[in-house]
Notes
Transfer RNA from a marine sediment metagenome, 74 nucleotides, folded computationally. Its mean pLDDT, the model's own confidence on a scale to 100, is 81.

RNA sequence: GCGGAUGUAAUAUAGUCUGGUUAGUAUAGGAGCUUCCCAAGCUUCUAGCCGGGGUUCGAAUCCCCGCAUCCGCA
Numbered sequence: 001g002c003g004g005a006u007g008u009a010a011u012a013u014a015g016u017c018u019g020g021u022u023a024g025u026a027u028a029g030g031a032g033c034u035u036c037c038c039a040a041g042c043u044u045c046u047a048g049c050c051g052g053g054g055u056u057c058g059a060a061u062c063c064c065c066g067c068a069u070c071c072g073c074a
Stems, first nucleotide, its partner, number of pairs: 001073007010027004020057001029045005050066005
């Protein structure tokens, strides 16, 4: 230099192919219930689509340009 893959909450992950309900689940953290206490269990809250632009009535999803990580070729 060329090509490919991946990027979603503090962590892991589903959803992307086929655009459409308030972006789901688990862990972690806060609060509450329960219990003599702890643990477990239950309820609830905190927090997210890598950045920018485009297409569209509507974009995590499609298109373009970048960034980061990984792999291959030279």
Rfam family: tRNA. Rfam classes the family as a transfer RNA.